[in-house]
Context: one part of a larger RNA
Molecule: large-subunit ribosomal RNA, domain I
Organism: Paenibacillus sabuli
RNA sequence: AGCGCACGGAGGAUGCCUAGGCACCAGGAGCCGAAGAAGGACGCGGCGAACAGCGAAAUGCCUCGGGGAGCCGUAAGCAGGCGUUGAUCCGGGGAUGUCCGAAUGGGGAAACCCGGCUGGGGUCAUGCCCAGUCACCCGCCACUGAAUCCAUAGGUGGCGCGGAGGCAGACCAGGGGAACUGAAACAUCUAAGUACCCUGAGGAAGAGAAAACAACAGUGAUUCCGUCAGUAGCGGCGAGCGAACGCGGAUUAGCCCAAACCAGAGGGCUUGCCCUCUGGGGUUGUAGGACGUCUCACACGGAGUUACAAAAGGGUUGGGUAGGCGAAGCGGUCUGGAAAGGCCGGCCAAAGAAGGUAAAAGCCCUGUAACCGAAAGUCAAUCCCCUCCGAGACGGAUCCUGAGUACGGCGGGACACGUGAAACCCCGUCGGAAUCCGGCAGGACCAUCUGCCAAGGCUAAAUACUCCCUGGUGACCGAUAGUGAAGCAGUACCGUGAGGGAAAGGUGAAAAGCACCGCGGGAGCGGAGUGAAAGAGAACCUGAAACCGUGCGCUU
Numbered sequence: 001a002g003c004g005c006a007c008g009g010a011g012g013a014u015g016c017c018u019a020g021g022c023a024c025c026a027g028g029a030g031c032c033g034a035a036g037a038a039g040g041a042c043g044c045g046g047c048g049a050a051c052a053g054c055g056a057a058a059u060g061c062c063u064c065g066g067g068g069a070g071c072c073g074u075a076a077g078c079a080g081g082c083g084u085u086g087a088u089c090c091g092g093g094g095a096u097g098u099c100c101g102a103a104u105g106g107g108g109a110a111a112c113c114c115g116g117c118u119g120g121g122g123u124c125a126u127g128c129c130c131a132g133u134c135a136c137c138c139g140c141c142a143c144u145g146a147a148u149c150c151a152u153a154g155g156u157g158g159c160g161c162g163g164a165g166g167c168a169g170a171c172c173a174g175g176g177g178a179a180c181u182g183a184a185a186c187a188u189c190u191a192a193g194u195a196c197c198c199u200g201a202g203g204a205a206g207a208g209a210a211a212a213c214a215a216c217a218g219u220g221a222u223u224c225c226g227u228c229a230g231u232a233g234c235g236g237c238g239a240g241c242g243a244a245c246g247c248g249g250a251u252u253a254g255c256c257c258a259a260a261c262c263a264g265a266g267g268g269c270u271u272g273c274c275c276u277c278u279g280g281g282g283u284u285g286u287a288g289g290a291c292g293u294c295u296c297a298c299a300c301g302g303a304g305u306u307a308c309a310a311a312a313g314g315g316u317u318g319g320g321u322a323g324g325c326g327a328a329g330c331g332g333u334c335u336g337g338a339a340a341g342g343c344c345g346g347c348c349a350a351a352g353a354a355g356g357u358a359a360a361a362g363c364c365c366u367g368u369a370a371c372c373g374a375a376a377g378u379c380a381a382u383c384c385c386c387u388c389c390g391a392g393a394c395g396g397a398u399c400c401u402g403a404g405u406a407c408g409g410c411g412g413g414a415c416a417c418g419u420g421a422a423a424c425c426c427c428g429u430c431g432g433a434a435u436c437c438g439g440c441a442g443g444a445c446c447a448u449c450u451g452c453c454a455a456g457g458c459u460a461a462a463u464a465c466u467c468c469c470u471g472g473u474g475a476c477c478g479a480u481a482g483u484g485a486a487g488c489a490g491u492a493c494c495g496u497g498a499g500g501g502a503a504a505g506g507u508g509a510a511a512a513g514c515a516c517c518g519c520g521g522g523a524g525c526g527g528a529g530u531g532a533a534a535g536a537g538a539a540c541c542u543g544a545a546a547c548c549g550u551g552c553g554c555u556u
Stems, first nucleotide, its partner, number of pairs: 001555009015541001016506002020477002022474007029466002031166002039100003042055003046078002050074002052059001061094006070082003105114003115134007136163002138160007171202001172200005182189001186236001212219002223250005233241002254458003257402001261280009285436001287401004291395006301389004313384007321376001323372002331344004346363002348352001354366003407431007417443001438453005493500002513540001516527004
């Protein structure tokens, strides 16, 4: 030195465990903010730092409920207190809430600096302190008020839970808008109107009450799902893209203006008209309405707070925000440190879900089934109160029925549709109608036929999503897994910065965490003691391998 056997060290795999994650289901909630948010800085405790809680009224204050014996957070200890005159704790409502932050009196290198005005405190006085107020924009009102007579612009003041900012890395609409890639290269094309940027909104958004489809039969707003169908089509007819009608379902809801005409007020001037505002009227295609005539009606009826007008209050019921009650073994015996395990023998069950208790408990604890419960805020339904409300026929002369619109040329976009025979829809530009004897559409266009009424607006539900709350589930993970994060993690650390971003779980049933003695400077070790176990001693369950040793044997 090698090999072997034995015993160790080191190391932290494996097994077991779970405090944390992951995915999903059901219900809820889906916004907060100048009444100062989100997020922070700095403070607050008798005792250092941190986390959590709170805000100079600071580990808390008031009140109304719940609850019922302990309490002064994590968190021991020292010191000192509180509580059956009901504390701590839980829930509803309220008060306080420094400084920064949209940050808004002015400034600023966030959490700092410096002010004005009004009122108050303090001082002989100044400095100083306290409360309130002072940004900008918009709307309304009032006053004032140029060029310029009236007026207008402008100015000043008052009022407005008007705006501003945040976010949930989600969902939605709109404005912009790639490339890699695919086409086995590449340019049209594709990827894709995707990623990404910006704006805006809501709990959903958007769409939506036919100038629609369809096809000689019919349907009757929109949205979503299934199918139609990888069909019809589009396409360097390549790659690839890709409908609709119809049918079956989910859910259902329809309305309001503009105009004609009437009334009132104001204004204009060319003095008999025009304009503006307010109110009435009116809202559609079988054309409708105005207008004229006529009939019925004004309530014992109908409707209503998501559109169709709109607000307050009250009752009842139910839900939610604390809770309460809740059956049955202190059974015997054996093993054991410990019984919930074995054996024997009982009981409950509308409860044999689950977790805990020294091991494996229906009957020990918390619970579970069933039942009960709210002073206060809140949500929903319903009722009361309240609020709102005419309908039709006939007539066919006149008037009205959304104009730089529809549509056309040219250039684009979007439609499954790449210019194509290219309709329909949208934009730019240049032209530019008709007016019910009217107009648009039915995939160039024309005729016939059919459907519909554009150029104003609103509209629940069915649909999408999940930062968050409650309950539940898992052929999901089990510490190199599962979130990056099971432990004080977006931390330590790295980076000028944008940003990147860890490692790290387990004594024991209970600290009973080794009094005392010995050795040692200490670390540590040996006794003693605790414990079932200390070869469970905190570098603590199990404790694999690499790696390092000691003893013995054999070989060289």